A computed fold for a 134-nucleotide RNA from Lacticaseibacillus saniviri JCM 17471 = DSM 24301, annotated as FMN riboswitch aptamer (RFN element). RNAcentral records the identical sequence in 2 taxa. The coordinates come from a structure-prediction model, not an experiment, and the mean pLDDT is 83.

RNA sequence: AGAUUUCUUCGGGGCAGGGUGCAAUUCCCGACCGACGGUAACAACCUGAGUGUUGAAGUCCGUGACCCGCGUUUAGCGGUGGACCCAGUGUGAGUCUGGGACCGACAGUAUAGUCUGGAUGGGAGAAGAAAUAA
Numbered sequence: 001a002g003a004u005u006u007c008u009u010c011g012g013g014g015c016a017g018g019g020u021g022c023a024a025u026u027c028c029c030g031a032c033c034g035a036c037g038g039u040a041a042c043a044a045c046c047u048g049a050g051u052g053u054u055g056a057a058g059u060c061c062g063u064g065a066c067c068c069g070c071g072u073u074u075a076g077c078g079g080u081g082g083a084c085c086c087a088g089u090g091u092g093a094g095u096c097u098g099g100g101a102c103c104g105a106c107a108g109u110a111u112a113g114u115c116u117g118g119a120u121g122g123g124a125g126a127a128g129a130a131a132u133a134a
Base pairs, nucleotide, nucleotide: 003132004131005130006129007128008127009126010125017029018028019027031114032113033104034103035063036062037061038060042055043054044053045052046050058102059101067079068078069077070076084100085099086098087097088096106117107116108115
């Protein structure tokens, strides 16, 4: 340093301002937000030297939540599943730079990504501790 087991802690953000209306943070104008792991031509830092360290994608590859089915309704298994283009640079762009777009479970309610609720829940996973064997 790695493996297995157990335990502890942590683990999601957001309608300013305005219009209509009896009523809307739900409609309209406009505003705002971006979970976890991976990847990385970017950035910062360190060195004599890199195969170095750290950070970096809502729309790329996966995961989770919600929902549906099975299940002793527990564990778990299966299913479903939202969204990106153009230009530039370049050997190379799905990640860089610039521009313009687009997306967001269920229940409630004047139609909700942002309010309230299930949820003091669950959770991908992150950090740490202990034990065991080689």